[in-house]
RNA sequence: UAUCUUCGGGGUGAGGCGAAAUUCCUCGACCGGCGGUGACAGCCCGUGAGCGGAGUUCAAAAGAAGUCUGCUGAGCCGGUGAAAUUCCGGCGCCGACGGUAUAGUCCGGAUGGGAGAAGAUA
Repeated sequence: UAUCUUCGGGGUGAGGCGAAAUUCCUCGACCGGCGGUGACAGCCCGUGAGCGGAGUUCAAAAGAAGUCUGCUGAGCCGGUGAAAUUCCGGCGCCGACGGUAUAGUCCGGAUGGGAGAAGAUA
């Protein structure tokens, strides 16, 4: 470097109003993909999932495969230290699309895709 195999996302209780809410309101709880970074990261830098755009290849078409590209959430203070927005303490914050009474936690696309991880062979 090429080919192949396997793996590859977590999480809600009680009460209230109501015809109807695990979605609203009150109180409380829980979760955190992958790679990197002087030391361990949901909120530092990237990246995947999601939503668009433009070529390419195959195809009669429907469509399929793959490439490039745009958009895409959130953190401060103190401590230790050679080094930490990553550890410790404190107080905060964030969460695609479709469905449904308004959803990070329900149902669905998804028996999908996938950053990547491990291994095998040449």
Molecule: FMN riboswitch aptamer (RFN element)
Organism: marine sediment metagenome